RNA sequence: GUCCAUUCCAAGGGGUGUCCCUGCAAGGGGGCUGAGAUUUCGCAUAUAUGCUGCGAUCAACCCUAUGAACCUGAUCCGGGUCAAACCGGCGUAGGGAUGGACAUCUUCCCCCAC
Numbered sequence: 001g002u003c004c005a006u007u008c009c010a011a012g013g014g015g016u017g018u019c020c021c022u023g024c025a026a027g028g029g030g031g032c033u034g035a036g037a038u039u040u041c042g043c044a045u046a047u048a049u050g051c052u053g054c055g056a057u058c059a060a061c062c063c064u065a066u067g068a069a070c071c072u073g074a075u076c077c078g079g080g081u082c083a084a085a086c087c088g089g090c091g092u093a094g095g096g097a098u099g100g101a102c103a104u105c106u107u108c109c110c111c112c113a114c
Base pairs, nucleotide, nucleotide: 001108005104006103007101008100009099010098011064012063013062014061017032018031019030020029021028022027023051024050040056041055042054043053044052070095071094072093076089077088078087079086
């Protein structure tokens, strides 16, 4: 000097499920899984065998091309669970967000000294 990794800084991307009770106008509480299931608000719709959908905001967390973080296919298929989780398939599928720096470390090269 170079490369790898870690760390740090800045930037960007992303998801937020499932079960139960209560309440009766989209409110409150609890359990589970998970890295993460948050806060505040707006809009739309819904009469109980129901309680949903969309958008914005905030927090933590994860991920950023060596990219299954996440999205689509998908209200998917097989196993599994009360249901989620989880395992396998789909999947060499189609998409998907990065720059910098002190230091440390790894690889290789060069120079100097012994």
A computed fold for a 114-nucleotide RNA from a Methylocystaceae bacterium, annotated as TPP riboswitch aptamer (THI element). Model confidence (mean pLDDT): 77 of 100. The organism belongs to Methylocystaceae, within Bacteria.